This is a predicted structure of a 76-nucleotide RNA (transfer RNA) from a Saprospirales bacterium. Rfam family: tRNA. It is annotated as a transfer RNA. The organism belongs to Saprospirales, within Bacteria. Its mean pLDDT, the model's own confidence on a scale to 100, is 83.
RNA sequence: GCGGGUAUAGCUCAGCUGGUAGAGCGAAGGUCUCCAAAACCUUAGGCCGAGGGUUCGAAUCCUUCUGCCCGCGCCA
Numbered sequence: 001g002c003g004g005g006u007a008u009a010g011c012u013c014a015g016c017u018g019g020u021a022g023a024g025c026g027a028a029g030g031u032c033u034c035c036a037a038a039a040c041c042u043u044a045g046g047c048c049g050a051g052g053g054u055u056c057g058a059a060u061c062c063u064u065c066u067g068c069c070c071g072c073g074c075c076a
Stems, first nucleotide, its partner, number of pairs: 001072007010025004019056001027043005049065005
């Protein structure tokens, strides 16, 4: 340099055919307990990597860029 994959909550990951973004773990509060753990209940937490475009509407489609992973190639 070329090709492919990937980027979504603090972490690990879903998200179909474009139609108001979810789970588990973790966190906070509560119930319980002498206290804690466990269990159960509730809540918070997201500009969906960045810019641009298409569309009534984009995490999803197109495009440029960036980070990470894999393969190939080039130089030495």